[in-house]
Context: one part of a larger RNA
RNA sequence: UGACGGGGGCCCGCACAAGCGGUGGAGUAUGUGGUUUAAUUCGAUGCAACGCGAAGAACCUUACCUGGCCUUGACAUGUCUGGAAUCCUGCAGAGAUGCGGGAGUGCCUUCGGGAACCAGAACACAGGUGCUGCAUGGCUGUCGUCAGCUCGUGUCGUGAGAUGUUGGGUUAAGUCCCGCAACGAGCGCAACCCUUGUCCUUAGUUGCCAGCACGUAAUGGUGGGAACUCUAAGGAGACUGCCGGUGACAAACCGGAGGAAGGUGGGGAUGACGUCAAGUCAUCAUGGCCCUUACGGCCAGGGCUACACACGUACUACAAUGGUCGGUACAGAGGGUUGCAAUACCGCGAGGUGGAGCCAAUCCCAGAAAGCCGAUCCCAGUCCGGAUCGAAGUCUGCAACUCGACUUCGUGAAGUCGGAAUCGCUAGUAAUCGCAGAUCAGCUAUGCUGCGGUGAAUACGUUCCCGGGCCUUGUACA
Numbered sequence: 001u002g003a004c005g006g007g008g009g010c011c012c013g014c015a016c017a018a019g020c021g022g023u024g025g026a027g028u029a030u031g032u033g034g035u036u037u038a039a040u041u042c043g044a045u046g047c048a049a050c051g052c053g054a055a056g057a058a059c060c061u062u063a064c065c066u067g068g069c070c071u072u073g074a075c076a077u078g079u080c081u082g083g084a085a086u087c088c089u090g091c092a093g094a095g096a097u098g099c100g101g102g103a104g105u106g107c108c109u110u111c112g113g114g115a116a117c118c119a120g121a122a123c124a125c126a127g128g129u130g131c132u133g134c135a136u137g138g139c140u141g142u143c144g145u146c147a148g149c150u151c152g153u154g155u156c157g158u159g160a161g162a163u164g165u166u167g168g169g170u171u172a173a174g175u176c177c178c179g180c181a182a183c184g185a186g187c188g189c190a191a192c193c194c195u196u197g198u199c200c201u202u203a204g205u206u207g208c209c210a211g212c213a214c215g216u217a218a219u220g221g222u223g224g225g226a227a228c229u230c231u232a233a234g235g236a237g238a239c240u241g242c243c244g245g246u247g248a249c250a251a252a253c254c255g256g257a258g259g260a261a262g263g264u265g266g267g268g269a270u271g272a273c274g275u276c277a278a279g280u281c282a283u284c285a286u287g288g289c290c291c292u293u294a295c296g297g298c299c300a301g302g303g304c305u306a307c308a309c310a311c312g313u314a315c316u317a318c319a320a321u322g323g324u325c326g327g328u329a330c331a332g333a334g335g336g337u338u339g340c341a342a343u344a345c346c347g348c349g350a351g352g353u354g355g356a357g358c359c360a361a362u363c364c365c366a367g368a369a370a371g372c373c374g375a376u377c378c379c380a381g382u383c384c385g386g387a388u389c390g391a392a393g394u395c396u397g398c399a400a401c402u403c404g405a406c407u408u409c410g411u412g413a414a415g416u417c418g419g420a421a422u423c424g425c426u427a428g429u430a431a432u433c434g435c436a437g438a439u440c441a442g443c444u445a446u447g448c449u450g451c452g453g454u455g456a457a458u459a460c461g462u463u464c465c466c467g468g469g470c471c472u473u474g475u476a477c478a
Base pairs, nucleotide, nucleotide: 001478002477003475004474005473007472008471009470010469011468012467013466015462016461019425020424021423022422023421026316027315028314029313030312031311032310033309034307035306042053043052064302065301066300067299068298069297070296073125077124078123079121080120081119082118083117086103087102088101089100090099091098092097107114108113127291128290130289131288132287136285137284138280139279140278141276143274148187149186150185151184152183153182154163155162156161167178168177169176193268194267195266196265198236199235200234201233202232203231204230208225209224212223213222214221239262242256243255244254245253246252318418322377323376324375325374326373327372328371334365335364336363339358340357344353345352346351384415389410390409391408392407393406394405395404431454432453433452434451435450436449437448
């Protein structure tokens, strides 16, 4: 100087407390461990691995296994030889591949040849998701959006170092003020950026419809309008600016006015010096090592989907604030040409036929659901719950056996609110309800990322648990 303390002081955080809802019990989904297997490819392992890499494993993917094949190789550059390229097609085979048949003869040219492409030969080489993340770059997690981390000059100290950065106040903040052997500065904080909340200006189609007409069973449907909503560009607005009080005449805090908004208005992006030899050689790049008729490459089938078990994360429930049936209302944000697909018709339905319109503020996906109005069920393993299984189908795809999703009919398991323990959340939040998208032929999505609808309770307080910041003290630790 740090680190540590079941030392002290001050302070903060859904850290506790106060509340609301869960997890832990059940079934299922999914990931992991373990076990099994020819293979169940690899990585991630306290917080910070475990719905993680994977925004989509039937083949492909695919890296694994079994079997069948190739050896200048699926891919790159160089040398030589031949042929345009390319297209159609027969046989064998699981296919890779092997053996054949036919069409075709192009472009530039100094007529030597050349460019592009294909085939063959030999060699330099290719290739490796093989090892080392403890050789690395890059990227990322974490402490932590915590308020810290440092430097120059000066001063003090033999020196390590200290001072500044401590102190008194204050703040979300090393934020600001005052004081001070310090005076300044840098990286962080804040602001500048995006979005949302109010208003104005400009613009007015595909969006809008107040007033004026026309028309309809009805609808901005039509003429028209530019007010309103909205869209999207520019501006205004919030700064403790104003008032009162407290304070040290400061910084600031408390209350108030005005205002759509008030003291960082809400949300996001943004992550200092560093820590964990944290993670990643399987995104990529890369040193070294290793393989080179194989640890490289091609193909078929299988596996990654196994199942005495254990754990994590979710979904669905156990019901009456509910289930079922009928009627009826209101979003936002997205996606669409290999695409989204309306009206209509067929089917109980998944879906099929067909194809208007739309490269989309125009058309479509698209019926939002909880809600509201009625009816029914009457506390039961039930008209709760839906696992599992049987049958019949639909769709995607070369192909749904291993191993897809969905529909209909039947079947109807566990489950009556969950031990010890444990998690999230402070407001448009929790809880609850649906919608969309990426990936994607299809889908194991109950995942993830967004979007809106309905919409709470509680916070006395900081003694205690956890994590963190500053000062101080002890130390046989570095």
Predicted 3D model of a 478-nucleotide part of an RNA (small-subunit ribosomal RNA, 3' major domain) from Frateuria terrea. The coordinates come from a structure-prediction model, not an experiment, and the mean pLDDT is 84.